The prediction has a mean pLDDT of 84. This is a predicted structure of a 687-nucleotide part of an RNA (large-subunit ribosomal RNA, domain II) from Reichenbachiella faecimaris. Rfam family: Bacterial large subunit ribosomal RNA. The full RNA is in RNAcentral, with records from Rfam. The organism belongs to Reichenbachiella, within Bacteria.
[in-house]
Context: one part of a larger RNA
RNA sequence: GCCUACGAGUUACUCUUCACUAGCAAGGUUAAGCGAUUAAGUCGCGUAGCCGGAGCGAAAGCGAGUCUGAAUAGGGCGCCAUAGUUAGUGGAGGUAGACGCGAAACCCGGUGAUCUACCCAUGACCAGGAUGAAGUUGCAGUAACAUGCAAUGGAGGUCCGAACCAGUUGACGUUGAAAAGUCUUUGGAUGAGUUGUGGGUAGGGGUGAAAGGCCAAUCAAACCGGGAAAUAGCUCGUACUCCCCGAAAUGCUUUUAGGAGCAGCGUGGAGGUUAAGUCUGACGGAGGUAGAGCUACCAAUAGGACUAGGGGGAGUCAAAUCCUACCAAAUCCUGAUGAACUCCGAAUGCCGUUAGAUAUACUCCGCAGUGAGGGCAUGGGUGCUAAGGUCCUUGUCCGAGAGGGAAAGAACCCAGAUCUACAGCUAAGGUCCCAAAGUAUAUGUUAAGUUGAACUAAGGCGGUCCAGUUGCCGAGACAGCAAGGAGGUUGGCUUGGAAGCAGCCAUUCCUUUAAAGAGUGCGUAACAGCUCACUUGUCGAGCGACAGGGCAUCGAUAAUAAUCGGGCAUCAAACAUAUCACCGAAGCUUAGAAUUGUAAUUUAUUACACUGGUAGGGGAGCAUUCUAUUCUGCAUUGAAGCUGUGGCGUGAGCCAUGGUGGAGCGUAUAGAAAAGCAAAUGUAGGC
Numbered sequence: 001g002c003c004u005a006c007g008a009g010u011u012a013c014u015c016u017u018c019a020c021u022a023g024c025a026a027g028g029u030u031a032a033g034c035g036a037u038u039a040a041g042u043c044g045c046g047u048a049g050c051c052g053g054a055g056c057g058a059a060a061g062c063g064a065g066u067c068u069g070a071a072u073a074g075g076g077c078g079c080c081a082u083a084g085u086u087a088g089u090g091g092a093g094g095u096a097g098a099c100g101c102g103a104a105a106c107c108c109g110g111u112g113a114u115c116u117a118c119c120c121a122u123g124a125c126c127a128g129g130a131u132g133a134a135g136u137u138g139c140a141g142u143a144a145c146a147u148g149c150a151a152u153g154g155a156g157g158u159c160c161g162a163a164c165c166a167g168u169u170g171a172c173g174u175u176g177a178a179a180a181g182u183c184u185u186u187g188g189a190u191g192a193g194u195u196g197u198g199g200g201u202a203g204g205g206g207u208g209a210a211a212g213g214c215c216a217a218u219c220a221a222a223c224c225g226g227g228a229a230a231u232a233g234c235u236c237g238u239a240c241u242c243c244c245c246g247a248a249a250u251g252c253u254u255u256u257a258g259g260a261g262c263a264g265c266g267u268g269g270a271g272g273u274u275a276a277g278u279c280u281g282a283c284g285g286a287g288g289u290a291g292a293g294c295u296a297c298c299a300a301u302a303g304g305a306c307u308a309g310g311g312g313g314a315g316u317c318a319a320a321u322c323c324u325a326c327c328a329a330a331u332c333c334u335g336a337u338g339a340a341c342u343c344c345g346a347a348u349g350c351c352g353u354u355a356g357a358u359a360u361a362c363u364c365c366g367c368a369g370u371g372a373g374g375g376c377a378u379g380g381g382u383g384c385u386a387a388g389g390u391c392c393u394u395g396u397c398c399g400a401g402a403g404g405g406a407a408a409g410a411a412c413c414c415a416g417a418u419c420u421a422c423a424g425c426u427a428a429g430g431u432c433c434c435a436a437a438g439u440a441u442a443u444g445u446u447a448a449g450u451u452g453a454a455c456u457a458a459g460g461c462g463g464u465c466c467a468g469u470u471g472c473c474g475a476g477a478c479a480g481c482a483a484g485g486a487g488g489u490u491g492g493c494u495u496g497g498a499a500g501c502a503g504c505c506a507u508u509c510c511u512u513u514a515a516a517g518a519g520u521g522c523g524u525a526a527c528a529g530c531u532c533a534c535u536u537g538u539c540g541a542g543c544g545a546c547a548g549g550g551c552a553u554c555g556a557u558a559a560u561a562a563u564c565g566g567g568c569a570u571c572a573a574a575c576a577u578a579u580c581a582c583c584g585a586a587g588c589u590u591a592g593a594a595u596u597g598u599a600a601u602u603u604a605u606u607a608c609a610c611u612g613g614u615a616g617g618g619g620a621g622c623a624u625u626c627u628a629u630u631c632u633g634c635a636u637u638g639a640a641g642c643u644g645u646g647g648c649g650u651g652a653g654c655c656a657u658g659g660u661g662g663a664g665c666g667u668a669u670a671g672a673a674a675a676g677c678a679a680a681u682g683u684a685g686g687c
Base pairs, nucleotide, nucleotide: 001687002686003685004684005683006682011096012095013094015093016092017091018090019089020088021087022086023085024084027051028050029049033045034044035043036042037041055062056061065077066076067075068074099237100236102234106227107226108225109224110223111222117201118200119199120198121197122196123195124194125193126191128160129159130158131156135152136151137150138149139148140147164188165187166186170183171182172181203219205215206214207213240621241620242619243618244617245616250263251262252261253260254259264370265369266367267366268365269364270363271362277358278357279356280355281354282353283352284351285350291344292342293341298338299337302334303333304332305331307328309327310326311324312323313322314321373398374397375396376395377394379392380391381390382389403414404413405412418593419592420591421590423589424588425587429583430582431581432567433566434565438580440579441578442577443576444575445574451569452568459554460553463551464550465549466548468546469545470544471543472542480538481537482536483535484534486511487510488509491505492504493503517532521530522529594611596609597608598607599606600605601604622676624673625672626671627670628669629668631666633665634664641660642659643658644657645656646655647654648653
């Protein structure tokens, strides 16, 4: 992992409540017990008691009233307005283990120190080698000691190192050879040493050279049995079928936040006003949002004018007075901001009246679930006008929604799946191939594979297309080429110099000219030189400037190999505009069938509508075991069970029949349940 068997809302209660069924009814009903008689059981007696029939008050008590109160007032609860009760069945609640399994723990009583910790008693063990303390002896030495040398001696939690004890390093082992080891390496090894045997200390207790260590492979409180089915607002699991409806993830409160109570939203039943509900049109209202405005207030605000006050300066000190490219109130002009500003002011939404359409709405009772929501769009708060962020509003979808499109995708676009069909039309989206349908038509654009899903800026750009404004041009433009580009004059000033060209000045003037600046740039120390403006010739038809639009281009950078989903595509299979076809879904239609509801009558038909669905509510059924009655049922001429085949039913399932099997089994109607398994790291067995 698979198979088989077992495996979870049960039972009790003179408890509570609701519904249905039945009896009796202003009443209903017996309990224990007794009697009669039975196969089970049933019948009768039994009025103790209970519920109802009257309430109010704490009570005495009074009573259709009563309590409060001084009250005859007011107010509270009642009456006037009346159905209960006893059984049975079912839904739910309560008390019990109460749908099943599951703690860690707590308490009580016992069993353990054969492991291990420490202690007591009594024994045992430690190869070999090294070092050489005290003391002693001899000699030297001293006044005597001291002291020195040599020998002797054999101390030590001394040294090296086996046994023994330990367990430092590395490797192996890790379903091991082993529930802690093996190999290597290492520490101690006469000591606070190691070890045998016997004994002691016991669970909030022991023991501990102290690690919360150890106390029998168990220790921040051992193990065994019991209280005990502890408790578990938590996790997991909870078993046949079909049909109808169908949520919530919100508000308030909560030692409350992953749980509850009440309300909201679902479902089933009952009900009666009567039409409350919803949508659309018209009409009438309240309001201060969006916007807008501020010479209408409040607050804030840029520039200017004007002008108190202040600062600075002048005035010989002080002052008068004067000046001010400084700061600045009030006022004026221009501009302009505001959730907590408003002279103004919508659209929606809300309330009411009315007309139309539609079919809800409301009240009571039974039973719930939900009370972690999420995305998108919208108006906002918060945040960074960040977040697949967070908190509200309004809507929608997912949740609980399948189908088609977006390559792939909970919530984006289209569209709401009763069933069958090898029928048709469409939506979104598509029509070269993968891949259903146009290599469709017409006109342009793009050259970047831009693009062909979505998304990418400021800024740059003589890419290219379009439509404009304006200027020059056969009296010859623009570009190129040839030539000129002069004189007064080196203008004046400045300067060492300043000659068109460092700088300053300006009536930058006059002359000769086809034209030529008191000079556009390069250049020189200053000149010189080159060049430009300007002009002529040559050439021969368009040439500039400006702003706008389309498509491109650079800007352009991300983490597993690249790519529009891919192949690929360039008058397109890209982009733009227009048009006609076609494809395309569980949508719609067509044909047939079924469910549910409403209505109508002919009461079994017709018409119309409906039939996605989690939690959850309701309805109708199938199967299993047993009991009673029944068929005076079936069965060795072959029961159950097992295994094939065929048929019936929307389904759970059922029927017939072949084989096997070898003794029991069913129909109908009721009743009662140890009554249905895929899951619980479910339990047992087998493979």